[in-house]
């Protein structure tokens, strides 16, 4: 320097135009002498930024920042 791929909840990852989710974690209550397991329910996202396409972007396009992997 050039390809390519992530980037969406505290983590870990689905979701590829029209309802923002799932398992850990968190927070209350039940349960217990207490803890942990479990059971109920509930909180929390500018979907990396910024422009473009569309009636309508997390999802398509460009560009920009970060990570990664391959080439040289």
């Nucleotide at each position: 320097g050039g390809g390519c791929g992530g980037u969406u909840a505290g983590c870990u990852c689905a979701g590829g135009g029209g309802g923002a989710g799932a398992g850990c974690a968190c927070u209350a209550c039940c349960u217990u002498g207490a803890c942990a397991c479990g059971g109920u329910a509930g909180g929390g996202g500018u979907c990396a930024c910024u422009a473009g396409u569309u009636c309508a972007a997390a999802u398509c396009u460009a560009g920009u920042a970060u990570c990664g992997c391959c080439c040289a």

Predicted 3D model of a 72-nucleotide RNA (transfer RNA) from a Coriobacteriales bacterium. The prediction has a mean pLDDT of 85. The source organism's lineage runs through Bacteria, Bacillati, Actinomycetota, Coriobacteriia and Coriobacteriales. It was read from a public genome assembly. Rfam family: tRNA. Its family is annotated with triplet codon-amino acid adaptor activity in the Gene Ontology.